[in-house]
Molecule: Glycine riboswitch aptamer
Organism: Jeotgalibacillus alimentarius
Order: sequence, then C1' cells, then structure tokens
RNA sequence: AUGAUAGCAGAGGGAGAGACUCUUUUAUAAGAGCGCCGAAGGAGCAAACAUAUUUGUGAAUCUCUCAGGCAAAAAGACUUCUGCUGGACG
Repeated sequence: AUGAUAGCAGAGGGAGAGACUCUUUUAUAAGAGCGCCGAAGGAGCAAACAUAUUUGUGAAUCUCUCAGGCAAAAAGACUUCUGCUGGACG
C1' cells in the first nucleotide's frame, strides 16, 4: 500500500457409478457374491535435477482403486463471495 502467494472461519456452487442378488435382522444395520465410479485420503510417474549408471528426488481433475463411494441425505477435490491473519513484488 487499490496488499501478491498463502492460511483460517462463515455462506453458496459442486461430478461419476447396481435403492443389484442371496442370507440374517426391528432396521436404511451386518455378512457373502457379482458389477461399477473417480473429486476426500493414499500410492505410481513425465520433464528436469542429482548420481555410485542404476538408483534417488520429482505434478495433475493423468494412472491404480488400498481406503472411500454407487436413491435421497451426508461426504466431496475444486471453486465464488465475505471477514480475519499475514506482509511478497513495486
């Protein structure tokens, strides 16, 4: 200081995919089976860099689907506004 990146709080928006089958049950709960989703979290890596030359570091809404999810509700990456914190360029 017409206050960057960022953090916190409140409010709003916010996708995908079987209300599948069987058993138990008061039950929307539990167990089993098959199918599926990608946007909590987790894991993998390209360029680049380092290195003992085959390893390490290393991003995403990409990939995996461990976890999670597949009516509504809830959750939800990300995002908009408001307030607060903070103080970078100039």